[in-house]
Context: one part of a larger RNA
RNA sequence: GGCGUUUGGUGAAUGCCUUGGCAGCAAGAGGCGAUGAAAGACGUGAUACUCUGCGAUAAGCCAUGGGGAGCUGAGAAUAAGCUUUGAUCCAUGGAUUUCUGAAUGGGGCAACCCACCUGAAUGUUUGUUAUUGUUAGCACUGCUAAUCAAUAAUGGGCAUAACCAGGUAUUUAUGACCUGAAUACAUAGGGUUAUAAAGGCAAACCCGGGGAACUGAAACAUCUAAGUACCCGGAGGAAAGGAAAUCAAUUGAUACUCCCCUAGUAGCGGCGAGCGAACGGGGACCAGCCGAGCCGGAUAAGUGAGAAGAACAUGUUGGGAAGCAUGGCCAUAGCGGGUGACAGCCCCGUAUUCUAAGCUUUGACGGACGUAUUAAGUAGGGCGGAACACGUGAAAUUCUGUCUGAAGAUCGGAGGACCACCUUCGAAGGCUAAGUACUCCUUGCUGACCGAUAGUGAACCAGUACCGUGAGGGAAAGGUGAAAAGCACCCCGACGAGGGGAGUGAAACAGUACCUGAAACCGAACGCCU
Numbered sequence: 001g002g003c004g005u006u007u008g009g010u011g012a013a014u015g016c017c018u019u020g021g022c023a024g025c026a027a028g029a030g031g032c033g034a035u036g037a038a039a040g041a042c043g044u045g046a047u048a049c050u051c052u053g054c055g056a057u058a059a060g061c062c063a064u065g066g067g068g069a070g071c072u073g074a075g076a077a078u079a080a081g082c083u084u085u086g087a088u089c090c091a092u093g094g095a096u097u098u099c100u101g102a103a104u105g106g107g108g109c110a111a112c113c114c115a116c117c118u119g120a121a122u123g124u125u126u127g128u129u130a131u132u133g134u135u136a137g138c139a140c141u142g143c144u145a146a147u148c149a150a151u152a153a154u155g156g157g158c159a160u161a162a163c164c165a166g167g168u169a170u171u172u173a174u175g176a177c178c179u180g181a182a183u184a185c186a187u188a189g190g191g192u193u194a195u196a197a198a199g200g201c202a203a204a205c206c207c208g209g210g211g212a213a214c215u216g217a218a219a220c221a222u223c224u225a226a227g228u229a230c231c232c233g234g235a236g237g238a239a240a241g242g243a244a245a246u247c248a249a250u251u252g253a254u255a256c257u258c259c260c261c262u263a264g265u266a267g268c269g270g271c272g273a274g275c276g277a278a279c280g281g282g283g284a285c286c287a288g289c290c291g292a293g294c295c296g297g298a299u300a301a302g303u304g305a306g307a308a309g310a311a312c313a314u315g316u317u318g319g320g321a322a323g324c325a326u327g328g329c330c331a332u333a334g335c336g337g338g339u340g341a342c343a344g345c346c347c348c349g350u351a352u353u354c355u356a357a358g359c360u361u362u363g364a365c366g367g368a369c370g371u372a373u374u375a376a377g378u379a380g381g382g383c384g385g386a387a388c389a390c391g392u393g394a395a396a397u398u399c400u401g402u403c404u405g406a407a408g409a410u411c412g413g414a415g416g417a418c419c420a421c422c423u424u425c426g427a428a429g430g431c432u433a434a435g436u437a438c439u440c441c442u443u444g445c446u447g448a449c450c451g452a453u454a455g456u457g458a459a460c461c462a463g464u465a466c467c468g469u470g471a472g473g474g475a476a477a478g479g480u481g482a483a484a485a486g487c488a489c490c491c492c493g494a495c496g497a498g499g500g501g502a503g504u505g506a507a508a509c510a511g512u513a514c515c516u517g518a519a520a521c522c523g524a525a526c527g528c529c530u
Stems, first nucleotide, its partner, number of pairs: 001529009015515001016479002020450002022447007029439002031201002039100003042055003046078001049075003061094006070082003105114003115168005121160013134146005170198010205236001206234005216223001220270001246253002257284005267275002288431003291369001294367003300361004306354003312327005328345002330334001336348003380404008390416001411426005466473002486514001489501004
């Protein structure tokens, strides 16, 4: 040095577990905000820090209801306290709610700086009233008066360094007042004031206004991607649309929305790439109207802290029984979880029954007002564009930047150029539930979903640590044990680190570097070979 056997170190795989995720289903909710939101800063405890809660009334204050023995949130103990005169806790309603933030008195490098007005409060002065005292007068039980003083209440004036409270942004609308041009009266405009509203945030869904490129066409320009991404504005729990100037075709249908067909059809298209209907049929849902609105509200249902809620013992193995054995019991309850291994009958629950306040939905019935009247610079036309599946085409239909411009129900529009006939409808005013889309969020349930390199980036104090000037990027990290019973005491060592005894425990090769503990890698002992 090699091989073998044995035994260790290191290391973290694997197995088992799950506090966390993922995907759904069914309900609910679909907003919060100048009564100051979302998001934060700083505080707040007997307490150094962090999280959670809360806000100078600061892990809390008040009320109502529930509940019934413990409690003072977590990391984490100790002290000091609270509580059957009902605490802690749960639900509901209220109070408080620093500073920043739309942030709104002005400013600002967010959580800071600087104001003004009014009030309160304080001081002073003055008036009124009351009481007590003082003084004086008088017809001296007493009455009257002030030249008076003190105190209290109340009204007016003035002042106030600091503290306290309220107000003071902008825009729009409405009202009042003061002003005020061209321009005489006026008006526009300006200013002051009162009242009300708006502003900002939030996951997707929705409507409108703008609107790409990569890409495809095997290049590329019309075209496509695509009215997509993105930007802006606006709204609601849905939004939008909507009761025919619609289709159809000689029968007729009958608002709108969504789904399945029709159909990759008819068509459009450098007739390339590609784009792509409708009529009609079958479903979901159905509702019509001209304010289907406002106020009160019976009833019913839901939600809701919560209440009641059945039935088991013995033996045995074991550290431990829920295992095994024997014999029972309940079940409208054998969903699930916990308990020292696997529990219908030990605990929490579960089936079932009941349920306060508040809130939500419903809206019987009653009340108070109101009730449009047929749409002109419109329809149509010219030019230029756009939307319609339809790229200007024979191009109807819809919208309109610009120029024009009718008729009036004896009329007008449409039926894919256009004309006639026929049919059908009535534009240029408006409202309208349901069926449809979505899920930041709440509750319950489910999974041939994951099980710590998986599943969210995040099971753990994670959008953290860390990186970047910044926009932004972005981790790693779970498991002692049933219970801390977390090793008193002794020894070596430096009153270390670490270890050896002792003790706890079923187990300590379960010792906070802690379940299991593979391999790579590094040793030791023994045997053999060289």